[in-house]
RNA sequence: AUGUGACAAGGGCAAACUUGCUGAAAAGCAAGGACGCAAAGCUACAGGUCCUAAAGUGGAUAUCUGCUUGGAUGGCUGUGCUGCCGAA
Numbered sequence: 001a002u003g004u005g006a007c008a009a010g011g012g013c014a015a016a017c018u019u020g021c022u023g024a025a026a027a028g029c030a031a032g033g034a035c036g037c038a039a040a041g042c043u044a045c046a047g048g049u050c051c052u053a054a055a056g057u058g059g060a061u062a063u064c065u066g067c068u069u070g071g072a073u074g075g076c077u078g079u080g081c082u083g084c085c086g087a088a
Base pairs, nucleotide, nucleotide: 005085012037013036017032018031019030020029021028022027035075041081042080045078046077047076048073049072050071051070055068056067057066058065059064
């Protein structure tokens, strides 16, 4: 240097749940809390999943529903960018 990810060292992140705030919702943020994570660091470009307030439009018909637009998720996957440590 390459490769690899150890019952290594020092650190890091933080699911469910609870409380508060924001939001129409999905969900996000903060505090507590740890199920897990070697990229559980960043990116919503592609696919997936979830949401439906506003706008457009189709159906139904008296407030229900499909589609488009829109929103969310990087702790669903791929792609792209970056990165700590170090044994066999």

The RNA shown here (c-di-GMP-I riboswitch aptamer) has 88 nucleotides and comes from Domibacillus iocasae. Lineage of the source: Bacteria > Bacillati > Bacillota > Caryophanales > Domibacillus.